c-di-GMP-I-GGC riboswitch aptamer from a Chloroflexota bacterium, 90 nucleotides, folded computationally. NCBI's taxonomy places the organism under Bacteria, Bacillati, Chloroflexota. Its Rfam family is "c-di-GMP-I-GGC riboswitch aptamer". Gene Ontology term of the family: cyclic-di-GMP binding. The sequence was found by an Rfam model in a public genome assembly.
RNA sequence: ACCGAGAACGGCAAACCCACCGAAAGGUGGGGACGCAAAGGCACGGGCCUAACUCCAUCCCGCAUGGACACGGCAGCCGUCCUACCGAAG
Numbered sequence: 001a002c003c004g005a006g007a008a009c010g011g012c013a014a015a016c017c018c019a020c021c022g023a024a025a026g027g028u029g030g031g032g033a034c035g036c037a038a039a040g041g042c043a044c045g046g047g048c049c050u051a052a053c054u055c056c057a058u059c060c061c062g063c064a065u066g067g068a069c070a071c072g073g074c075a076g077c078c079g080u081c082c083u084a085c086c087g088a089a090g
């Protein structure tokens, strides 16, 4: 350095509930633990979610319905990059 113990000190916190923000996806705080050895950081590549705005179509012409779209998100989907605690076996 790789690696990752039925190791130690500890850490994070899914679903769900409450409050707030947001058009939504989702986020923040509190409660709560399914899990996690980077479940720490970054949307660069792929993927996924949403569609306010915009565009297109339709009509009963309404801020209507349907479709497309990220400039919005997800790092607890995968990869890349950056950083980090501990130390058995190999």
Base pairs, nucleotide, nucleotide: 002090003087004086011036012035016031017030018029019028020027021026034076040082041081044079045078046077047074048073049072054068055067056066057065058064059062